[in-house]
RNA sequence: UUUGUAUCAUGAGUGCGGCGAGGGUUUCAGCCCGAUGACCCGCCGGCAACCCCGAUGAAAUACCUUUCGGAUGGUGCCAAAUCUGAACUUUGCAAAAGAAAGAUACAGG
Numbered sequence: 001u002u003u004g005u006a007u008c009a010u011g012a013g014u015g016c017g018g019c020g021a022g023g024g025u026u027u028c029a030g031c032c033c034g035a036u037g038a039c040c041c042g043c044c045g046g047c048a049a050c051c052c053c054g055a056u057g058a059a060a061u062a063c064c065u066u067u068c069g070g071a072u073g074g075u076g077c078c079a080a081a082u083c084u085g086a087a088c089u090u091u092g093c094a095a096a097a098g099a100a101a102g103a104u105a106c107a108g109g
Stems, first nucleotide, its partner, number of pairs: 001109008013044001015043004022033003027086004045078003050074002052070004057065001082101001088098004
């Protein structure tokens, strides 16, 4: 950098230090966060359960898979549904569903 699969509901910091002006993925619109210091970085703390570990149902065994549990480790995450709507498709509108894009994990090229 790219392909596939799964998820994008919930949950978790008024912490300490650094920096110093924008930030919330792209465009437009809205709304919100921010000099009472946001975003970002480091430390500490926490959440979750993708990988992982244990048990369990089926199958002759293993892989895969069902269900339940765990949290030492690898990632991830800790304002608002991926902040909201529109921008693409379908159903005539409304409205709804989906897609696309993006994020994360795992596996591969």

The RNA shown here (SAM riboswitch aptamer (S box leader)) has 109 nucleotides and comes from Candidatus Microgenomatota. Rfam family: SAM riboswitch aptamer (S box leader). Rfam describes the family as follows. The SAM riboswitch is found upstream of a number of genes which code for proteins involved in methionine or cysteine biosynthesis in Gram-positive bacteria. Rfam links the family to the GO term regulation of gene expression. Its mean pLDDT, the model's own confidence on a scale to 100, is 76. The sequence is in RNAcentral, with records from Ribocentre. Lineage of the source: Bacteria > Bacteria candidate phyla.